Source information
RNAcentral holds the sequence, with entries from SILVA. Small-subunit ribosomal RNA from a metagenome, 1367 nucleotides, folded computationally.
RNA sequence: GGCAUACGGGUGAGUAACGCGUGGGAAUCUACCCAAGAGUACGGAAUAACAAUUGGAAACGAUUGCUAAUACCGUAUAAUCUCCAAGGAGCAAAGAUUUAUCGCUCUUGGAUGAGCCCGCGUUAGAUUAGGUAGUUGGUGGGGUAAUGGCCUACCAAGCCUACGAUCUAUAGCUGGUCUGAGAGGAUGAUCAGCCACACUGGGACUGAGACACGGCCCAGACUCCUACGGGAGGCAGCAGUGGGGAAUAUUGGACAAUGGGCGAAAGCCUGAUCCAGCAAUGCCGCGUGAGUGAUGAAGGCCUUAGGGUUGUAAAGCUCUUUUAAUAGGGAAGAUAAUGACGGUACCUAUAGAAUAAGCCCCGGCAAACUUCGUGCCAGCAGCCGCGGUAAUACGAAGGGGGCUAGCGUUGUUCGGAAUUACUGGGCGUAAAGCGCGCGCAGGCGGCUUGUCAAGUUGGAAGUGAAAGCCCAGGGCUCAACCCUGGAAUCGCUUUCAAAACUAGCAAGCUUGAGUUCGGUAGGGGAUGGUGGAAUUCCUAGUGUAGAGGUGAAAUUCUUAGAUAUUAUGAGGAACACCAGUGGCGAAGGCGGCCAUCUGGGCCGAUACUGACGCUGAGGCGCGAAAGCGUGGGGAGCAAACAGGAUUAGAUACCCUGGUAGUCCACGCUGUAAACGAUGAGUGCUAGAUGUCGGGAAUUCAUUUUUCGGUGUCGUAGCUAACGUGUUAAGCACUCCGCCUGGGGAGUACGAUCUCAAGAUUAAAACUCAAAGGAAUUGACGGGGGCCCGCACAAGCGGUGGAGCAUGCGGUUUAAUUCGAUGCAACGCGAAAAACCUUACCAACCUUUGACAUGGUGGUCGCGGACACUAGAGAUAGAGUCCUUCAGUUCGGCUGGACCACACACAGGUGUUGCAUGGCUGUCGUCAGCUCGUGUCGUGAGAUGUUGGGUUAAGUCCCGCAACGAGCGCAACCCUCAUUCUUAGUUGCCAGCGAGUAAUGUCGGGAACUCUAAGAAAACUGCCGGUGUUAAACCGGAGGAAGGUGGGGACGAUGUCAAGUCAUCAUGGCCCUUAUAGGUUGGGCUACACGCGUGCUACAAUGGCGGUGACAACGGGAUGCAAUAGGGCGACCUGGAGCAAAUCCUCAAAAGCCGUCUCAGUUCGGAUUGCACUCUGCAACUCGAGUGCAUGAAGUUGGAAUCGCUAGUAAUCGCGGAUCAGCAUGCCGCGGUGAAUACGUUCUCGGGCCUUGUACACACUGCCCGUCAAGCCAUGGGAAUUGGUUUUACUCGAAGCUGGUGAGCUAACCGUAAGGAGGCAGCCAACCACAGUAGAAUCAGUGACCGGGGUUAAGUCGUAACAAGGUA
Repeated sequence: GGCAUACGGGUGAGUAACGCGUGGGAAUCUACCCAAGAGUACGGAAUAACAAUUGGAAACGAUUGCUAAUACCGUAUAAUCUCCAAGGAGCAAAGAUUUAUCGCUCUUGGAUGAGCCCGCGUUAGAUUAGGUAGUUGGUGGGGUAAUGGCCUACCAAGCCUACGAUCUAUAGCUGGUCUGAGAGGAUGAUCAGCCACACUGGGACUGAGACACGGCCCAGACUCCUACGGGAGGCAGCAGUGGGGAAUAUUGGACAAUGGGCGAAAGCCUGAUCCAGCAAUGCCGCGUGAGUGAUGAAGGCCUUAGGGUUGUAAAGCUCUUUUAAUAGGGAAGAUAAUGACGGUACCUAUAGAAUAAGCCCCGGCAAACUUCGUGCCAGCAGCCGCGGUAAUACGAAGGGGGCUAGCGUUGUUCGGAAUUACUGGGCGUAAAGCGCGCGCAGGCGGCUUGUCAAGUUGGAAGUGAAAGCCCAGGGCUCAACCCUGGAAUCGCUUUCAAAACUAGCAAGCUUGAGUUCGGUAGGGGAUGGUGGAAUUCCUAGUGUAGAGGUGAAAUUCUUAGAUAUUAUGAGGAACACCAGUGGCGAAGGCGGCCAUCUGGGCCGAUACUGACGCUGAGGCGCGAAAGCGUGGGGAGCAAACAGGAUUAGAUACCCUGGUAGUCCACGCUGUAAACGAUGAGUGCUAGAUGUCGGGAAUUCAUUUUUCGGUGUCGUAGCUAACGUGUUAAGCACUCCGCCUGGGGAGUACGAUCUCAAGAUUAAAACUCAAAGGAAUUGACGGGGGCCCGCACAAGCGGUGGAGCAUGCGGUUUAAUUCGAUGCAACGCGAAAAACCUUACCAACCUUUGACAUGGUGGUCGCGGACACUAGAGAUAGAGUCCUUCAGUUCGGCUGGACCACACACAGGUGUUGCAUGGCUGUCGUCAGCUCGUGUCGUGAGAUGUUGGGUUAAGUCCCGCAACGAGCGCAACCCUCAUUCUUAGUUGCCAGCGAGUAAUGUCGGGAACUCUAAGAAAACUGCCGGUGUUAAACCGGAGGAAGGUGGGGACGAUGUCAAGUCAUCAUGGCCCUUAUAGGUUGGGCUACACGCGUGCUACAAUGGCGGUGACAACGGGAUGCAAUAGGGCGACCUGGAGCAAAUCCUCAAAAGCCGUCUCAGUUCGGAUUGCACUCUGCAACUCGAGUGCAUGAAGUUGGAAUCGCUAGUAAUCGCGGAUCAGCAUGCCGCGGUGAAUACGUUCUCGGGCCUUGUACACACUGCCCGUCAAGCCAUGGGAAUUGGUUUUACUCGAAGCUGGUGAGCUAACCGUAAGGAGGCAGCCAACCACAGUAGAAUCAGUGACCGGGGUUAAGUCGUAACAAGGUA
């Protein structure tokens, strides 16, 4: 000096764009490369290196001098090259080395690469609707390689936009990738194409190419060096560091291969690349052993204690060696040489089961189960949900299931999701039809002919990069992976053709639409008049004490004359009857009558126009009531307000008043459950029956038919169902509007409109797992209908007041044992608490136990009676007497009993009735509850079982898509009432006989009563009436009894987690010298009080005294006990008889007679004192009874409440169980013996049907709002901080361009002077950063204010759901 460094490599900040993708285009350039043509002649002046001097800390320079070139310059030559006025003018070069190349210059063409333009495609937001001044176009000029407002001067006023401009937010685009059946949806790592960027911003230079990642200049931020003067830098290259982060690797080897650059080449460079390292990050392949092995080992776990399971699993025995290890060999990649990988892949040999298994899950979805621990704790959880003492859901273990060098979690995307629906959804009631019309744009559009070829269809051509996907084949041992070929790329462009349909153009048609003529109905609209009834008021008359109002009242009006009534008058508003799922209107809406103006519809008919039509985003108009503005008007009504009531309160419902308003005119508002919750239009698809308007035909009628409206029912169809159904919610087409879980919220912010009120448009955070529709079954209703019950009513008698008894609560206590608690606990468990019972308390005692089974050893008995010592007793000790253990093979052999010892165990009235069985209560002796088959319904379910009658009854009859059946009802069972037969003892005695003071006492009788066995009888069977020729009901006859004759036993499906673990049984848990067992004493019996159930009373229907008649059911031997005696009496003595139709209990009592005479009494009997009796081991705590004395309260009971319908209530006594004794309780028995029931309105409970429901733990349900508290997100908010964009102005670095250039200047011209040209410098325009003053927008913070959401048990009320108690 030349060439390269514009390639390769990295990243995705910016960019919504001709950036990218795809297909085209014309006005261009292209170094190196290829082909062709032509040329390569003659000269010149410098300069680096270098040398010397010198400045600086450094970076880096400065001056002087020498020199070369393929560096630079001039001349010549010049066309197929360029310009041109067509005459002409202009333009190049470079040599090197040695005979062959490499170069150089000009030109043309090519290839490659690049620049530019265009069609189409390319995210979201309208709470972004207007944007744009070089903006759009033209002319001249400039500039570029090239077109062009690319730039400039002038001219014009354009250009983009609802098919979304502008603005904002987000984003590199594509081939592809993931998913999906596809259509789509999401995405743009690796690989490939394009673009953009290189610390941030600006700029140019050089060059073929850059406005240049490892170049330059300037500005800015940052870092570093410095001698403080000044300098240096840009990992989004490969490694690596720091930081950030949940998280992402080595400061490795080599240019051996592939490729790039330079070079003639050798070669050099290459963190491109090829390799290696790290990471289970992914995909693929392989292994962790194989065979045999039952005593089904041990251990673990479970267990019904037998066993099961882990499990052929292990051990053991026999084998193999993939992998790993060691040793040996050893590539291809390289056509001659060159190998980082690498002694790698691969091959061979050797030893030995050796070196190699984890993770998740086991409630359902969803494959896989038990035990223990825990006890709404700890915890789990994808959704539903699990955990409160038996957890397959938590934790652990055993076992099991799944996947496997991985497994599970988290995050993301698609799918499922037809859950944004193009394929492929909807809008009556679930979310969803604009309140209604007119109508621009847009979309869609009748019949015929021709034409065109835009859409459409077919053929051909180009392109649709490669890789990927798919198919076929091949290569690594297989596979992943790789290679080759094919197919595909559904798109775009060009071209040829076709002409049915759509569009365009042309021509025609009449059926859609409209016009004309004639009729016709109408509360259609507007304006002006006018009428009567009624309310109110004024005046006058009559008239007198109230009126008015209500559930009842009061406020109110009224003797100053109301209300009532009569007569005029005033004023405003609304128009009874007609009036009708009748009429009109687009909807809102429209109602006395008359007039004027006016819109629309329907019917009939002729002619005309000739698709003129339908829908309709925006837009425009109309639009109830309330409200607003201005001015009128104002009778009645009536928000607000006042008063009176009601009420716990009552800012309500009711009442008395009463102002806006309601009315008119003009103007606004623009919303309603503006509803048919159903957009408009057109066509098609069974009917029946009303009604309004018009027409036609005829046999002239209660006829047939046609068009238009308006209803009901209904076929097909549709629908989740309800329902709809020619007036569609059916079948289709066209257009518009709207929806996408509930709440937050139709709210906030923004915008538009409005006088205001407010309207329209319209989110998000956050929160929940639902919200909702229709229908079903129940339950419920201060819903309806029918019916029943001592449910009410009508009656009788009570309770609640008193005293006492008894049970409960409470309190007390050492203990007052426990349970039962609305009805359906409370005279209940308990049909008997002095001890016992007894479970409680105190004290004392026992520990294999009071009781059961088993083992060993011992004794053969055991047991009973009497009595002693200690003790409170249990217990302990010591005695006397009575007493033959059984069988036997004769063996203390077996059984049995007792004692001692040790252990398994016994024991528990401890806990859980919410783990259970059994039993029981209750609804309820109410009439119900179900099933099979069939039918209906998508289904839950319905039907049957409902309906009409009837019944006590789902009892029976009739009807019926039901036909049958079961559990219930009834009947069968017991008992009472009648009769008969049989049988007559202990029962009976009519007749006969005997006897007695008298008595069935005796003989006898079998008639009667009675007893107890059998039978009969009653069935709506008979008659009449009613009724559907039914069931049945009413009446009657007969009958002892009449319509289930009275009573009892008998209790469906179920409800109440009803009651009971304390009758019994039983799972789990708990105690085991005690929570077990025993004993003595105490307690369950307490007592300011409250409640339940009873007894006795308060008196004359009675008390007392006397008298004396009549029952029944029962019971009786540790018993009932007569007669007799004693006692005032309880009772005692004594004892006949009786194991009972024999004897006893046993006397019944109310009744009747007399007396008392209304009093706290001759009522009442509590309480207390004294004295007794009986039972019992024992009456103190704590029994019952007797006598005498005492003589409380109480004079019929508030609110409230209970029982009873006939032999019942009431009243009177009697018996029994339990029991030694104790009954006012309980269970039975008989005597006397009523009243009342009109009736179903009301109260309570129940049954059936129906209705509503927001309830389903089912009305003791559900549920709303304020307030108070915690937490969360959010709106407003004085202000404040920051980002982005932008307007105006100021400043103006570097740089290019233009001007200037008196300073400087080698080549060329000129002899020279000088000139041409150039450079520095200066000026100007443009312009980055920066500054000043604003604007818009988006975020952050923010005292305070607002609402919202949410949170087991807060406050106040009760708004909604039933007629929700005022729909």